[in-house]
Background: Small-subunit ribosomal RNA, 3' major domain from an uncultured Eubacteriales bacterium, 466 nucleotides, folded computationally.
Context: one part of a larger RNA
RNA sequence: UGACGGGGGCCAGCACAAGCGGUGGAGUAUGUGGUUUAAUUCGAAGCAACGCGAAGAACCUUACCAGGGCUUGACAUCCCGGCAACCGGACUAGAGAUAGUCUUUUCCCUUCGGGGACGCCGGUGACAGGUGGUGCAUGGUUGUCGUCAGCUCGUGUCGUGAGAUGUUGGGUUAAGUCCCGCAACGAGCGCAACCCUUAUUGUUAGUUGCUACGCAAGAGCACUCUAGCGAGACUGCCGUUGACAAAACGGAGGAAGGCGGGGACGACGUCAAAUCAUCAUGCCCCUUAUGUCCUGGGCCACACACGUACUACAAUGGUGGUUAACAGAGGGAGGCAAGACUGCGAAGUGGAGCAAAUCCCUAAAAGCCAUCUCAGUUCGGAUUGCAGGCUGCAACCCGCCUGCAUGAAGUUGGAAUCGCUAGUAAUCGCGGAUCAGCAUGCCGCGGUGAAUACGUUCCCUGGCCU
Numbered sequence: 001u002g003a004c005g006g007g008g009g010c011c012a013g014c015a016c017a018a019g020c021g022g023u024g025g026a027g028u029a030u031g032u033g034g035u036u037u038a039a040u041u042c043g044a045a046g047c048a049a050c051g052c053g054a055a056g057a058a059c060c061u062u063a064c065c066a067g068g069g070c071u072u073g074a075c076a077u078c079c080c081g082g083c084a085a086c087c088g089g090a091c092u093a094g095a096g097a098u099a100g101u102c103u104u105u106u107c108c109c110u111u112c113g114g115g116g117a118c119g120c121c122g123g124u125g126a127c128a129g130g131u132g133g134u135g136c137a138u139g140g141u142u143g144u145c146g147u148c149a150g151c152u153c154g155u156g157u158c159g160u161g162a163g164a165u166g167u168u169g170g171g172u173u174a175a176g177u178c179c180c181g182c183a184a185c186g187a188g189c190g191c192a193a194c195c196c197u198u199a200u201u202g203u204u205a206g207u208u209g210c211u212a213c214g215c216a217a218g219a220g221c222a223c224u225c226u227a228g229c230g231a232g233a234c235u236g237c238c239g240u241u242g243a244c245a246a247a248a249c250g251g252a253g254g255a256a257g258g259c260g261g262g263g264a265c266g267a268c269g270u271c272a273a274a275u276c277a278u279c280a281u282g283c284c285c286c287u288u289a290u291g292u293c294c295u296g297g298g299c300c301a302c303a304c305a306c307g308u309a310c311u312a313c314a315a316u317g318g319u320g321g322u323u324a325a326c327a328g329a330g331g332g333a334g335g336c337a338a339g340a341c342u343g344c345g346a347a348g349u350g351g352a353g354c355a356a357a358u359c360c361c362u363a364a365a366a367g368c369c370a371u372c373u374c375a376g377u378u379c380g381g382a383u384u385g386c387a388g389g390c391u392g393c394a395a396c397c398c399g400c401c402u403g404c405a406u407g408a409a410g411u412u413g414g415a416a417u418c419g420c421u422a423g424u425a426a427u428c429g430c431g432g433a434u435c436a437g438c439a440u441g442c443c444g445c446g447g448u449g450a451a452u453a454c455g456u457u458c459c460c461u462g463g464c465c466u
Stems, first nucleotide, its partner, number of pairs: 007466007015456002019420005026311008034302002042053002064297007073127001077126002079123005088103006107116003129286002132284003138280002140275003143271001145269001150189006156165003169180003195263004200231007209221003213218001234257001237251005313413001317372006330361003335354002340349003379410001384405007426448007
C1' cells in the first nucleotide's frame, strides 16, 4: 500500500422480510457421476460444469471399437515416364472400400518432328496428414465479480522512503451524479448521453394495405396500417424544504415526469478461470501409422446417485358440444401449399395460388353451454400388444406420428432449496433456427393477468470511510 476480521460506522441489491408460484416425493424426457463394455470418443467441475460445446448421433456426422484395405497417401506444390480430353453409362466378384471387363465422347497450336492446357495411371523423394500432447508456452474468443462505481495519469505539494494528496470531508444521486468546502489544479478510461426499440402526435408517400361512396367495376387516401423525416420530457413551470447550492417532495399541464419501459453497450483488473476439439500457433510426439478408405457396432448400456425440465395427482377440473369470436411475430422455390376427393386418423391423390403487406403455412389456445359428483374415478397417462402412416439406400440395435386395446406410479411431496416487484409472476397457445426425418430443449411472439414490499435487526453478496 493492499487483503482479511464471528471489529466499528454509512449505503445498496428479490439479500432478508411481505407475498405468489415452484424444486426436493411420482412417471417420463434430457445432461452428468458411477458402474458396465470390444467401444460406451472428447471437453465442461462450487457460485461461473451438469436440456453445457451439440441450432437437432439410424448411415454420414464420428473424433471411439471390431474386422477388411492403402502407404507420396483422402487433400497441396514440384520432378520423370506413359496414356489420353474431361464428364458419363452397363456388367462381374466382394459386406463395402476395391479390382476387372465392356461402352459413349475425343481439347488447342503445328514447320507434322513435336509442343501446350486440363486430367488419369505409374514412379522417385522433398513432403502431405494427425479431433495426438501441452489452455501451466501462446494469439483470438468467452465466462465471472458486475452495468458493481469504480480504476488511474500529468503537474504541484507533503514525506528520508515505501507512498500520500487529488479520489478524503458536509450534502445529494441509480452513478467518482452533481453542489459546497479543501494543497491541490487539471485530465483520461469507466457513469450518463449519442444508437435500436416501445408509448403520443405532425407531415410526406399510398400498393399488395384501408373503405366515409358503391352489388361489383371503379373511385378515393379520411380512418387502420406500412416506413421515411420532424415535434415532444428539459426538474422546463408553480409551491415547500434545503446552505442564496446541488437536490428532494408535492402540484399543474401532458400520450408520457423526474433515468418513461426494454435492449445493445461490460473500465483497471481477479480467478496460471474455460477453450490446442471452431480457428491460428511455439515446442514435443506418430510417419506401411497416433495418417487415410470402407462395412458393421458404439456414442442410446443400467444395481444406483445428482442437476435441469415436461406431465400429473384433479371440479379454478375432465369429457362432449358450440366448430362461435379475438393475436403478434416469423417462414416459404429441391419450398409453402389452398379449394376438392379418399381414409376413424396419422396421411394419401391431385394441384389453384405464391420468390409473397397480394398466395400458403394459419387452426390461435385459454372462452361459453351441457354432463360427470369426489372415487385411484369419465383423474392420470407410463408400460405393453396388435394394426397402420411418413421420411429416408436403410427405422433390428436406434426415428417420429396415428387407430384400437392395455391402464402403472401418483391423493400436493421430509430436511432443505429456487424464481419473481408490473403488463412482472402465474397461466394459455403460436412461430423460427438446426433439420431428409426427429424438440418436454433453445431463441422469439402475442392472449388473459395478480399478490406483496412495515422495514433493514438478521442470512448472503457488493461499495465507501475507519